[in-house]
Overview
Model confidence (mean pLDDT): 82 of 100. Predicted 3D model of a 72-nucleotide RNA (transfer RNA) from a Candidatus Pacearchaeota archaeon. Lineage of the source: Archaea > Nanobdellati > Candidatus Pacearchaeota. Its Rfam family is "tRNA". Rfam's curators write: Transfer RNA (tRNA) molecules are approximately 80 nucleotides in length. The family's RNA type in Rfam is transfer RNA.
RNA sequence: GCGGAUGUAGUUUAGUGGCUAGAACGACGGCCUGUGGCGCCGUAGAUGAGAGUUCGAUUCUCUCCUUCCGCU
Numbered sequence: 001g002c003g004g005a006u007g008u009a010g011u012u013u014a015g016u017g018g019c020u021a022g023a024a025c026g027a028c029g030g031c032c033u034g035u036g037g038c039g040c041c042g043u044a045g046a047u048g049a050g051a052g053u054u055c056g057a058u059u060c061u062c063u064c065c066u067u068c069c070g071c072u
Base pairs, nucleotide, nucleotide: 001071002070003069004068005067007065010025011024012023013022018055027043028042029041030040031039048064049063050062051061052060
């Protein structure tokens, strides 16, 4: 330099155009307990950036960026 893949809560991820983005672990608060743990209930927290298509985009298209793989 060329080609391909990847990007969603702190982490691991689900989601093939209808989203008011779901879950697990974790965090915080409460209940329980002599204390802690376990258990139960609740709360906060996310679509890499920008543009386009569309009534509507996490999803489709383009550019850029991150990470990974391959070729030279």